This is a predicted structure of a 348-nucleotide part of an RNA (small-subunit ribosomal RNA, central domain) from Salinicola salarius. Rfam family: Bacterial small subunit ribosomal RNA. Rfam links the family to the GO terms structural constituent of ribosome and ribosome. Lineage of the source: Bacteria > Pseudomonadota > Gammaproteobacteria > Halomonadaceae > Salinicola. Its mean pLDDT, the model's own confidence on a scale to 100, is 90. The RNAcentral record of the full RNA draws on ENA and SILVA.

[in-house]
Context: one part of a larger RNA
RNA sequence: CUGGGCGUAAAGCGCGCGUAGGUGGCUUGGCACGCCGGUUGUGAAAGCCCGGGCUCAACCUGGGAACGGCAUCCGGAACGGCCAGGCUAGAGUGCAGGAGAGGAAGGUAGAAUUCCCGGUGUAGCGGUGAAAUGCGUAGAGAUCGGGAGGAAUACCAGUGGCGAAGGCGGCCUUCUGGCCUGACACUGACACUGAGGUGCGAAAGCGUGGGUAGCAAACAGGAUUAGAUACCCUGGUAGUCCACGCCGUAAACGAUGUCGACUAGCCGUUGGGACCUUUAAGGACUUAGUGGCGCAGUUAACGCGAUAAGUCGACCGCCUGGGGAGUACGGCCGCAAGGUUAAAACUC
Repeated sequence: CUGGGCGUAAAGCGCGCGUAGGUGGCUUGGCACGCCGGUUGUGAAAGCCCGGGCUCAACCUGGGAACGGCAUCCGGAACGGCCAGGCUAGAGUGCAGGAGAGGAAGGUAGAAUUCCCGGUGUAGCGGUGAAAUGCGUAGAGAUCGGGAGGAAUACCAGUGGCGAAGGCGGCCUUCUGGCCUGACACUGACACUGAGGUGCGAAAGCGUGGGUAGCAAACAGGAUUAGAUACCCUGGUAGUCCACGCCGUAAACGAUGUCGACUAGCCGUUGGGACCUUUAAGGACUUAGUGGCGCAGUUAACGCGAUAAGUCGACCGCCUGGGGAGUACGGCCGCAAGGUUAAAACUC
């Protein structure tokens, strides 16, 4: 390479958009590039097979098959392709409704923590397994009133919702993306996937400026301990927050790529539609999600089971013993931290 694989054994890119490429619905006519049948030419000899000749054999010799192929001409038109035309079941647009923590900006509300001011008030508070560090007679803690500021939004809240993923949660306004449903009208294959490319991408981290209530790496102290660079306690700076710009990683997980088709049922739940009746806290149907079981099937087993890991198709990505190593070198990217691409010696 072939083959076989990728939920947990090695293996699905973190997620989209999309270029080339690959693949592509129903139908009519045409072409004849692929494809199929035939013709002719060519496909050296030796070798191979059958026969013959040297007493046999080696050797020599006659004939045959084969030479997987290429070219030529004639023919076919199902399938693929190409050209021309038609269609509506894929895809999309319009119209009318619907749900939603989807995104961005601005505003605003209440509870709580902390701090400040004032009142009341007096000896403790705090913390732990027990303590101590710490705070407090310069009046703490408790309690009442007032004020400041930052961050986050209890209940509702839900195997609830939305989003491609990361993720999104008080309330209001503006701008804005996607989805679902219904009956019609329209376009007429406009589609799927997607190497490169490009955008988004938690937390931490970085740059500049701001902000800082609580929490809290580092750090300091107190304990514990043989020690204790920890676990516990008292403090506490980056950071956490905002704006703009970087970084580009993750157990970025459903450890399960995207799209489509097909294949028993039962129970719950969210959004929509339409139906029935005994009008109810009702019943049955359907559709788009989201969960629990489960048949067939599948799986090494666990399990999966119409949200498939079943049965198939299209395209992409990835794997190929463990360590060395996601490392070195080189390239590219980055302010840096580092990221990405990615070996070998050696060794078992």